This is a predicted structure of a 184-nucleotide RNA (Lysine riboswitch aptamer) from Salsuginibacillus halophilus. The coordinates come from a structure-prediction model, not an experiment, and the mean pLDDT is 78. Of the family's consensus pairs, 100% are formed in the model. Lineage of the source: Bacteria > Bacillati > Caryophanales > Bacillaceae > Salsuginibacillus.
[in-house]
RNA sequence: AGUGUGGGUAGAGGUGCAUUGACCAUGAGUAAGUAUUUCGAGGAGAAUGAGCUCCUUUGACAAAUGCUGAAAGGGGGAUUUGCCGAAGCCUUCGGUUCACUCAUAGUUCCCGGGCUGGUUUUGUGCUGAAUAAGUGCAGAACUGUCAUAUAGUGUUUUCUGCUAUAUGGAGGGCUAUCUCACGC
Repeated sequence: AGUGUGGGUAGAGGUGCAUUGACCAUGAGUAAGUAUUUCGAGGAGAAUGAGCUCCUUUGACAAAUGCUGAAAGGGGGAUUUGCCGAAGCCUUCGGUUCACUCAUAGUUCCCGGGCUGGUUUUGUGCUGAAUAAGUGCAGAACUGUCAUAUAGUGUUUUCUGCUAUAUGGAGGGCUAUCUCACGC
């Protein structure tokens, strides 16, 4: 020279990622409450089963009509904050959160592991009130980065550089810089 996913610091990708109180639209004239009428024995406690508790012939549940009439999650531009595996998704064991108790299932968060460079968009599945948004899979376009090849250009000759095109790779990356170990 080089090898190691070595360690540290500072950066780049750009409609970049997430976060954020008030505000706005949707949710919705829905849920719920209440009045009248009809029906006539069940109904509620988050899905199912079991238990337990409560309501109910002084009319439960359900339906029709009238009156009153929300909220959460998700979304929007603006603002705040943290950043560049930012973040998102999936998942084993274990722990944890949610409801009257238990079991199964589901839900929240954490440790560990796996995938995705980023943005936009098409089809389709899931979630969702939704045509919004998110996300899985399969494509398309644009873009950043590195490697290789070709062409051009710059440099006193050559090389290092830059531009364009093509192909390929992945963030455990890339650029700059400091340092550790091995090795020569």